Overview:
This is a predicted structure of a 344-nucleotide part of an RNA (small-subunit ribosomal RNA, central domain) from a metagenome. The full RNA is in RNAcentral, with records from SILVA.
Context: one part of a larger RNA
RNA sequence: CUGGGUGUAAAGGGUAUGUAGGCGGAAUAGCAAGUUGGACAUGAAAGGCCAGGGCUCAACCCUGUGCUUGUGUUCAAAACUGCUAAUCUAGAGGGAGGAAGGGGUAAGCGGAAUUAUGUGUGUAGGGGUGCAAUCCGUAGAUACACAUAAGAACACCAAAAGCGAAGGCAGCUUACUGGUACUCUCCUGACGCUGAGAUACGAAAGCGUGGGUAGCGAAAAGGAUUAGAUACCCUUGUAGUCCACGCCCUAAACGAUGACAACUAAGUGUUGGUCUAUGGAUCAGUGCUGAAGCUAACGCGUUAAGUUGUCCACCUGAGGACUACGGUCGCAAGACUAAAACUC
Numbered sequence: 001c002u003g004g005g006u007g008u009a010a011a012g013g014g015u016a017u018g019u020a021g022g023c024g025g026a027a028u029a030g031c032a033a034g035u036u037g038g039a040c041a042u043g044a045a046a047g048g049c050c051a052g053g054g055c056u057c058a059a060c061c062c063u064g065u066g067c068u069u070g071u072g073u074u075c076a077a078a079a080c081u082g083c084u085a086a087u088c089u090a091g092a093g094g095g096a097g098g099a100a101g102g103g104g105u106a107a108g109c110g111g112a113a114u115u116a117u118g119u120g121u122g123u124a125g126g127g128g129u130g131c132a133a134u135c136c137g138u139a140g141a142u143a144c145a146c147a148u149a150a151g152a153a154c155a156c157c158a159a160a161a162g163c164g165a166a167g168g169c170a171g172c173u174u175a176c177u178g179g180u181a182c183u184c185u186c187c188u189g190a191c192g193c194u195g196a197g198a199u200a201c202g203a204a205a206g207c208g209u210g211g212g213u214a215g216c217g218a219a220a221a222g223g224a225u226u227a228g229a230u231a232c233c234c235u236u237g238u239a240g241u242c243c244a245c246g247c248c249c250u251a252a253a254c255g256a257u258g259a260c261a262a263c264u265a266a267g268u269g270u271u272g273g274u275c276u277a278u279g280g281a282u283c284a285g286u287g288c289u290g291a292a293g294c295u296a297a298c299g300c301g302u303u304a305a306g307u308u309g310u311c312c313a314c315c316u317g318a319g320g321a322c323u324a325c326g327g328u329c330g331c332a333a334g335a336c337u338a339a340a341a342c343u344c
Base pairs, nucleotide, nucleotide: 003316004315005314006313007298008297012312014201015200016199017198021194022193023192025088026087028085029084030083031082033081034080035077036076037075038074039073040072041071042070047068048067049066050064051063052062053061054060091191092188093187094186095184096183097182099180103177104176105175106174107173108172109171110154114150115149116148117147118146119145120144121143125136126135162169163168206247207246208245209244210243211242215241216240220236221235222234223233258311259310260309261308262307263306266289267288268287269286270285271284272283273282274281275280293300294299317344318343319342326337327336328335329334
C1' cells in the first nucleotide's frame, strides 16, 4: 500500500461537543483545475516486452517506422467532480401552538424504619446458628409504651413504563435550568454528515482538606467449622459509605452491536403527540413474534447482525504483555501510549 473483517471467534473509541480533513440535496448559466480526445516535443544507449534473424539447439548475440503505459506545450469536448454567478425547498435550522417526563442544580419540608438516650411497666433470659460459642443481661437486658436526638435511605405507586449523549436519574414542594416528540408549513435557503488532534462530562473504589457518622461495613479482633481455614457462618468493628470543595479517569463504562442517511412483508403489546370519535389512522419512542435476506451456528430481522453510501475508530496466531523501556498526565494509587528477546 492492498485484501478481508470487528454481537458471541482478534477487533467499535466510555460518551458527547467540535477544529483540520474527508464526503455532501434539486435545477440553470459560465469557466475548464480534475476528466476525455487529437497534434507536437521529449522519454540516451544497454536492459525488459513484442516481432523477426544468426551461432547445429540453448544460454548468448543481432535487427526493428514497434512498445516501455510518463512528462510538457498546444488545440478541442463539457457528461461527471470542482470553481464562479444567480436560483429552489424535499436535508438542516428558526417561528407559533399546546404536550409528556425518576433530565440537571439549589433550597425547604415529610412519614415509616433503625440505633442511642431518658422515663414507666415487667422478670430471667436475650441474641445468634446446621448445631453452637464468642457477645448482651439481676448494676434489671430482651419485650411493651411514651418522649427526645441523630444520620442515612425513600416501601406501596412501579411497569416489557419514562427521561438523559453516556455515566446515570425515584418521598413531597418551590426556584432556576438543559433537551425531546407531535401539530401548523409561517421564515432562512444546503446553513449539512462525519470527525484525526483538542475540549467537556464520566459508576464504584481510591486520594487531599474540612465536616458528619444511625445503619452497613474492607482492614483488624474474637467465636465456630475444618486435617488445616490467613475463607465461607456468627459476635464486634476502623477506614469507607454521607456533605462541601479539589483530584483520580478506570469498569462485563454491554445492546459485548460507532455516527449519520436511504431502501426492504406483516402481526401484536405499550409511552407521548395529532386527526378521528363504538372502530381506527398517522408521527416519534419502547418491547415481543416473525417475510425476504443475512449468519459458522446461536441468532438478527424497519430499534438489522438485511441491501447500499459517507466519515471515524479498531483487528491481523497463542503466550511473553491491559508488561518492560521511554514519554505525557497524577499528591499518590496509578492512568494513557506501547515493544522485543524467547517458547509453542